[in-house]
Molecule: Bacterial RNase P class A
Organism: Candidatus Eiseniibacteriota bacterium
RNA sequence: GGAGACUUCCAGAUGGUCGCGGCGUCCUUCUCAAGGCCGCCGAGGAAAGUCCGAACUCCAUAGGGUAGGGUGCUGGAUAACGUCCAGCGGGAGCGAUCCCAGGGAAAGUGCCACAGAAAACAAACCGCCUCCGGAACCGGUUUCCGGGGGUAAGGGUGAAACGGUGAGGUAAGAGCUCACCAGCGCCGGAGGCGACUCCGGCGGCUUGGUAAACCCCACCCGGAGCAAGACCAAAUAGAAGGGUAGAGGUGACCCGCCUCGCUUUGACCCUUGGGUAGGUCGCUCGAGGGGCACGGCAACGUGUCUCCCAGAUAAAUGACCAUCCGGUCCCGGCUUCCGGGACUCGACAGAACUCGGCUUAUGGAAGUCUCGUCCG
Numbered sequence: 001g002g003a004g005a006c007u008u009c010c011a012g013a014u015g016g017u018c019g020c021g022g023c024g025u026c027c028u029u030c031u032c033a034a035g036g037c038c039g040c041c042g043a044g045g046a047a048a049g050u051c052c053g054a055a056c057u058c059c060a061u062a063g064g065g066u067a068g069g070g071u072g073c074u075g076g077a078u079a080a081c082g083u084c085c086a087g088c089g090g091g092a093g094c095g096a097u098c099c100c101a102g103g104g105a106a107a108g109u110g111c112c113a114c115a116g117a118a119a120a121c122a123a124a125c126c127g128c129c130u131c132c133g134g135a136a137c138c139g140g141u142u143u144c145c146g147g148g149g150g151u152a153a154g155g156g157u158g159a160a161a162c163g164g165u166g167a168g169g170u171a172a173g174a175g176c177u178c179a180c181c182a183g184c185g186c187c188g189g190a191g192g193c194g195a196c197u198c199c200g201g202c203g204g205c206u207u208g209g210u211a212a213a214c215c216c217c218a219c220c221c222g223g224a225g226c227a228a229g230a231c232c233a234a235a236u237a238g239a240a241g242g243g244u245a246g247a248g249g250u251g252a253c254c255c256g257c258c259u260c261g262c263u264u265u266g267a268c269c270c271u272u273g274g275g276u277a278g279g280u281c282g283c284u285c286g287a288g289g290g291g292c293a294c295g296g297c298a299a300c301g302u303g304u305c306u307c308c309c310a311g312a313u314a315a316a317u318g319a320c321c322a323u324c325c326g327g328u329c330c331c332g333g334c335u336u337c338c339g340g341g342a343c344u345c346g347a348c349a350g351a352a353c354u355c356g357g358c359u360u361a362u363g364g365a366a367g368u369c370u371c372g373u374c375c376g
Stems, first nucleotide, its partner, number of pairs: 002371009012324007020042005026036004044348001048359002051357004056225004068221005073087005088102001089100004103216002108214002110210003125155002127151010137140001163181006182206002184203008229281004239272006246265007288307008325346002327343007
């Protein structure tokens, strides 16, 4: 120097000018407010997808079951998880290392393309063996044709064909029998908390795959989500109650007038309550970040010190300049380097209640390890 594997870190830096959002002190004014000076803070490792898990809020809720959904080796971590750590088993790789939805297929059901005779209470296409009938000739332990039966050893198909090798056995064959090997089941022993591993014995038991197919088993799960939810509360319209003056009706023995009472109705005023606009809270001090010590292989935990680190609501976090860092291009020189100049160069991307994860997007740097090659 090449090809890889796994971790960790950074996310251009500094200064100036102008501007924006929030908080605080102070000042001014026409003081329930507005403006100004100063100070402090102001996006991310993914703020993203909204895929899991929680916190919080409201609604529902005795308990149990059914339906539905999820998870699925073991031990641990955690508030919790489908996440993480350490292992076990299986698979891939020469290796570092990586991948696994990893319970049950011997409870039942379904499915297994194409090819193939047959894809599962097995199956006879070719081949092999045997029997029957016919034909041929050199008349046989021969060949051919047709039919019945046996055979899973051989061929061929397939991702997969009902254990493998050898011997015996047989008409030919076959776990039909035996030896060894492989698997499965049962029993016993050793190690491990456990998943599991190792050793020995017995049983011819030989059983295809598929459960992110139905299903069975074990465990878990109420719903909606900060537009949750709580509070304050205009204008207008409508509702309820009260009042004012008026109009209509009616009563006070009858008629007229006046007065009073009851009742109806529209107008005006006041009060009350609900909802809307708008505002406040929820809202950011938190399962919080960093350092150190201790425990643990680790995930992580405990103790202690220290820090305060956006809270906007049509939504701020920006623009410009200078110098430096890096990149690309050009020019020059004393060319593994140095100097000068230019650039619409500096990835992915943009908080919206908050955390723990996962996934996806993305520029660069460093470290450890593996493999092979070359040189010393």